The prediction has a mean pLDDT of 76. The RNA shown here (Bacterial RNase P class A) has 373 nucleotides and comes from a Lysobacteraceae bacterium. Its Rfam family is "Bacterial RNase P class A". By type it is a ribozyme. RNAcentral records the identical sequence in 2 taxa. Taxonomically the source falls in Lysobacteraceae (Bacteria, Pseudomonadota, Gammaproteobacteria, Lysobacterales). The model forms 91% of the base pairs in the Rfam consensus. RNAcentral holds the sequence, with entries from ENA.
RNA sequence: GGAGUCGGCCGGACAGUCGCUGCGGUGCUUGCACCGGGGAGGAAAGUCCGGGCUCCACAGGGCAGGAUGCCAGGUAACACCUGGGCGGCGUGAGCCGACGGCCAGUGCAACAGAGAGCAGACCGCCGAACGGUCCUGCUGCCGCUUCAAGUGGCGCGGGAUGCGUGGUAAGGGUGAAACGGUGCGGUAAGAGCGCACCGCCCGUGGGGCUAACGCCACGGGGCACGGUAAACCCCAUCCGGAGCAAGGUCGAAUAGGGACGCAAUGCCGUUGCCCGCGGUGCGUCCGGGUAGACCGCUGGAGCGGCGUGGUGACACGUCGCCUAGAGGAAUGACUGUCCUCGACAGAACCCGGCUUACAGGCCGGCUCCGCUU
Numbered sequence: 001g002g003a004g005u006c007g008g009c010c011g012g013a014c015a016g017u018c019g020c021u022g023c024g025g026u027g028c029u030u031g032c033a034c035c036g037g038g039g040a041g042g043a044a045a046g047u048c049c050g051g052g053c054u055c056c057a058c059a060g061g062g063c064a065g066g067a068u069g070c071c072a073g074g075u076a077a078c079a080c081c082u083g084g085g086c087g088g089c090g091u092g093a094g095c096c097g098a099c100g101g102c103c104a105g106u107g108c109a110a111c112a113g114a115g116a117g118c119a120g121a122c123c124g125c126c127g128a129a130c131g132g133u134c135c136u137g138c139u140g141c142c143g144c145u146u147c148a149a150g151u152g153g154c155g156c157g158g159g160a161u162g163c164g165u166g167g168u169a170a171g172g173g174u175g176a177a178a179c180g181g182u183g184c185g186g187u188a189a190g191a192g193c194g195c196a197c198c199g200c201c202c203g204u205g206g207g208g209c210u211a212a213c214g215c216c217a218c219g220g221g222g223c224a225c226g227g228u229a230a231a232c233c234c235c236a237u238c239c240g241g242a243g244c245a246a247g248g249u250c251g252a253a254u255a256g257g258g259a260c261g262c263a264a265u266g267c268c269g270u271u272g273c274c275c276g277c278g279g280u281g282c283g284u285c286c287g288g289g290u291a292g293a294c295c296g297c298u299g300g301a302g303c304g305g306c307g308u309g310g311u312g313a314c315a316c317g318u319c320g321c322c323u324a325g326a327g328g329a330a331u332g333a334c335u336g337u338c339c340u341c342g343a344c345a346g347a348a349c350c351c352g353g354c355u356u357a358c359a360g361g362c363c364g365g366c367u368c369c370g371c372u373u
Base pairs, nucleotide, nucleotide: 001369002368003367004366005365006364007363008362009361010360012338013337014336015335016334017333018332020039021038023036024035025034026033027032028031041344045355046354048353049352050351051350052349053243054242055241056240065239066238067237068236069235070084071083072082073081074080085099086097087096088095089094100234101233105232106231107228108227122172123171124168125167126166129165130164131163132161133160134159135158136157137156138155140154141153142152143151144150180198181197182196183195184194185193199223200221201220202219203218204217205216206215207213247295248294249293250292257286258285259284260283261282262281266280267279268278269277270276302321303320304319305318306317307316308315309314339342
């Protein structure tokens, strides 16, 4: 100097004018005026996880359902974070991983291929045990020919042939995957068939945060137990429901409900009558509840500095700070100056995360390459 990787921070600035909103103060005509100071984000977003808070439900246990899933720790909790392990990618800094269990059970595996689960023989390799075919020997047997000789069949031998049955799984070939790898021995050819080394499995001890792991040592085993659980399933742990329009307090007008009294044994309806039942006036009291108002509402698992413990997430101590709180819902507009010309986007009970969006800029750690001294 270039390329990269990880982490943190900012995300127009200043001034003036006019507005909006909630807080404090003052004034009064009680909802207005004036003064003072406050007023969106790193994601306020998606509403995907986890919790606080509120109401409802709840003896305890189980089933069903859902979530999570290497290990240890952090935390109020988590699907988050930290550290470690294992696997993959990268020269490296570093990044990514639903990463428990298919020697419980059930299922699945397209195409290709001979064969896809305790499988399989297409090409190849092997050989003569059986069958077939061919050649051949015999003082063997039977038949044909008058005999010799010849010839046919059968039998007993010898040989050839890989055609059928067969052995094999080294090599070729198919596939994402073909029942450990390399070498030597062995064999008809081969094969953990035997052996050595590597790998694998089991056990013990050490290491490791009493761990994951399989790093080290020792012993045993020729070697199964193929893949797939974001397939059913099994195992372990956790989970009651609804959400601030939660929920609580006050509470009219009008209408309706209940109790008691006044009152006539009235009137109306139910069937013409009787009984019964229902309704009808006035007053007092009671409770529910609508509009509306208030609370919940922002001082909190808060933020910052320092110290201590811890590899770290984090915890503890101490000092300092107060930082939106509406209810048709405020946080805006204009002007001027400047610059690198300004992205994504706007609270609605609160908090911890994750994910997604984002013009541009700043700072720091580390890695690789090149050059110079």